[in-house]
Molecule: Bacterial RNase P class A
Organism: Candidatus Binatia bacterium
Parts: sequence; C1' cells; structure tokens
RNA sequence: GGAGGGGGUCGGACGGUCGAUCGGGUUUCGGCCCGGUAGGAAAGUCCGGACUCCGCAGGGCAGGACGGCCGCCAACCGCGGCCCCGCGCAAUCGGGGGAAAGUGCCACAGAAAACCAGACGGCCGUGAGCGCUUCGGCGUUCGCGGUCAGGGUGAAAAGGUGGGGUAAGAGCCCACCGGCCGCGCGCGAGAGCCGCGGCGCUCGACAAACCCCGUCCGGAGCAAGGUCAAACUGGGGGAGGGUGGCCCGCCCGUCGAACCCGGGUCCGACCGCAUCGAGCCCACGAGCAAUCGUGCGCCCAGAGGAAUGACCGUCGCUCGGUCCGUUACGACCGAGGACAGAAUCCGGCUUACAGACCCCCUCCGUUU
Repeated sequence: GGAGGGGGUCGGACGGUCGAUCGGGUUUCGGCCCGGUAGGAAAGUCCGGACUCCGCAGGGCAGGACGGCCGCCAACCGCGGCCCCGCGCAAUCGGGGGAAAGUGCCACAGAAAACCAGACGGCCGUGAGCGCUUCGGCGUUCGCGGUCAGGGUGAAAAGGUGGGGUAAGAGCCCACCGGCCGCGCGCGAGAGCCGCGGCGCUCGACAAACCCCGUCCGGAGCAAGGUCAAACUGGGGGAGGGUGGCCCGCCCGUCGAACCCGGGUCCGACCGCAUCGAGCCCACGAGCAAUCGUGCGCCCAGAGGAAUGACCGUCGCUCGGUCCGUUACGACCGAGGACAGAAUCCGGCUUACAGACCCCCUCCGUUU
C1' cells in the first nucleotide's frame, strides 16, 4: 500500500427573536422571573421481569417455551468464557439434546428412495436358434443365472482412496482414512480431549413432522388497580357463583344480602406517574470475561388530542462550480445534512440510519 474480518463512539456547535410544556418563585391576578425538556434506536411490541388485580396461586392433566458445558443475571429466545461440527489460506462467521424407542415423509427424475433394498444400460458365465469360419472360435437374437466396480437419474443410491483377488465383481481380503464398541485408577470442574484394544462394518436426511428425554411456565394487564365527587335505581331473576383450557382442591353465597340482568352518572378530578431507581458518572479492588463489591459525586423529559418547535445570523462538515494556479493551501457562490420521535417503568433481542471518526485482528505485496 491492497484485500478482508470484528468491535466501538458521535450523529452538528454557539448566539438572537417568537413560541410550547412541566416544576419552583413572585404578583397589583393581566403577567413576570428562574430552571428542566426525546433516542441510539424513544421503533417492532419479539422475549424476560418489576408493579397491580383475579381466589391462598396448591396438586394433576392438557398446552407452550427452551436445549453442547461452565459461569453471570431479578429474569430471559439475554450475556461471557470454553468444547465439538461445518465454510474459509487466515482473522472470523454459521450451527448445537435424541433419527440405534416407534410412526410418518422424501417432489421431479430414476430400474430402485429406506433399512439386510435395487438389474435400465453395461460386464461375466451358460442353454438354444441363426450367420460366418483359417474349425481354435467369432458375431447376433431369445432365455436362465452371477455382479452394485464403472455408466446413467437424483438434493440424497446403502463407507472413501489405493492394491490384491475374481469368470466378471464386491470389506471378498489387505493398508490408510472414516465408523461402532470397550478399557485407562490418563488429562480436564465439565462439555470433551488423548492413548490402547477389539469388530469388516450394521444403522441416509428431516425432530421449525408427530414423538421421546430434561428444565421452566397459573391468568390478565396501567383502559392494571385505588380514592373522591356528583347523580340514578332501590326494580327483576336467583341457588348457585368464582381461577377467561379441564379436573381436584380452595373461596363467596344458599337471611331480600353471592352472582347475573336492568337502570343511572361520567365520558369528571386525583393517585398509580416520573426525585431514589435491578439508576447514572468516575476511581479502586476481585475475575480471562460477562459481572460483582467498595468509595465519591449527580438527580436526569413527562402530557392526557398528547409539549420537547419554527425562523434568522456566525462558525464547522460533505459535495459541485468559479478564481490565483504545477500542486498544497486559500477566497467566493450554490446545494445537502439520515433513521426516526417518549406515553407505567426497567433488562435484552431484532430491524432502520445521510455522514464523520477511532481501535483491534488476518492474508498478500513492497521497503528497512
């Protein structure tokens, strides 16, 4: 210098004018003053929790989610480290229970598509007929048998490569690779790795098909739910009702009293709800890391048709043009500036994003 891989940060700055909203102060109640005011994803609402109610959220069935090992976390379809397999020269990236319990499925093509299979063409042996013959045989048609090595089909054809062997062939036999089984007081916390021995060797793919094994999960959601005010009815049904999959258990009721229907009011106000949290910043310590502990400092948007904005100026960034002009630098003019916008709150994942910057790693080339 080129090609490639991984991770992170920012996502205009300052000033002025006019506003919006929330909090505080002040007021002569008109207003005035001070301070705060979107994001890395506020998004998709895909996971997990906090919180609230339902009936103490208990047992079973059904259903759902997850799946290498060890750790982290409040929890997770999350994160970190490690293991194995696969792509790649590599950095890196992708994947992860069981297909040897059973069932199912494998389009098209193909002879045959799943377990001891399969003969379309080919190869080999053989019987009969015909033709040729140098009488050794050769060719051809039909039949019987052997053969999965090579051909063809396919995403996939029942271990691979090489040699021996054979009529032709084949794990039929052998070497290496692969596979399965067993062992080691082997190494490791474990997934697993290493070593030795045995067996010619049988087990195709799909579990995001059913299923099996293990772990976890009660349901609904801030329109949860609570308080206050106002107003209406004081009527009817009723012995059963209640966990929004089912059963048991449990709870309320069988007093006009549970519960349901009907009626009224409101489409009100306040709390939940936004100052104290699984909170943020910095430092130190433990740990490979995720993360945890200690100390110091900080308080950080909040409405309920829904604020967080608009315009102007200066500077800065990118692009284009012109000028001096070899270039750098500079001056002037014009244009651009993404994705997107809180709604109970957190932790993640995923997706979108103009442009700018930084760090680490791999391979190749060149120079010293």